[in-house]
RNA sequence: AGCUUAUCAAGAGUGGUGGAGAGAGCGGCUCGCAGAAACCACGGCAACCUACCUAUUCGGAAAGGUGCCAAUUCCAAGCAGAUAAGGC
Numbered sequence: 001a002g003c004u005u006a007u008c009a010a011g012a013g014u015g016g017u018g019g020a021g022a023g024a025g026c027g028g029c030u031c032g033c034a035g036a037a038a039c040c041a042c043g044g045c046a047a048c049c050u051a052c053c054u055a056u057u058c059g060g061a062a063a064g065g066u067g068c069c070a071a072u073u074c075c076a077a078g079c080a081g082a083u084a085a086g087g088c
Stems, first nucleotide, its partner, number of pairs: 003086006013042005021031003027075002043069003048065003052060002073080001
């Protein structure tokens, strides 16, 4: 890479570097030199996994492993995509 399961109308951003793109892809629509992507620092959101509390699969909490922090996965379509956990 491909496979299985679950979720995707909630929530959460500032600064530095950088310098023109970005929102997966087609179309639309939007964001962007009043500073895009990317990287870094700090902060935050959430609660999938581990550990913990409760005591029973419900709830809590947020230490660790991930993830995420414009717009309903931005909209539409989906046999697509993303994330988590698992298995090979």
This is a predicted structure of an 88-nucleotide RNA (SAM riboswitch aptamer (S box leader)). The sequence was found by an Rfam model in a public genome assembly. Its mean pLDDT, the model's own confidence on a scale to 100, is 83.